[in-house]
The RNA shown here (Guanidine-I riboswitch aptamer) has 105 nucleotides and comes from a Gammaproteobacteria bacterium. It matches the Rfam family "Guanidine-I riboswitch aptamer". Rfam links the family to the GO term regulation of gene expression.

RNA sequence: CAAACAGGCAUCUAGGGUUCCGGUUUUUUCAAAACGUCUGGACCGAGAGAGGCCAUCCAUUCUGUUAUCAGGCUGGACACACGGCGGGAUAAAAGCCCGGGAGAU
Repeated sequence: CAAACAGGCAUCUAGGGUUCCGGUUUUUUCAAAACGUCUGGACCGAGAGAGGCCAUCCAUUCUGUUAUCAGGCUGGACACACGGCGGGAUAAAAGCCCGGGAGAU
């Protein structure tokens, strides 16, 4: 200086807006319009948030026909992570995606 790895899934939360429901206001009051600086239902939702399941690795032990292999039980490991501007999707927005990016140390 460069590369690789740092796993997957769903649930919940921080957070987010306004298609739908509801709410408020107005009107020509079947209903229509505006309002998310409307608590909500519902919805979106974290690499760097939470716990969970699975996977992977290591170890003891057990089983089997090729035994440095395969499978089972049990235990352990699964670390660290400052981060724009701008753009994208959806109705719209966001710690969503671009992105463990650019950059910084």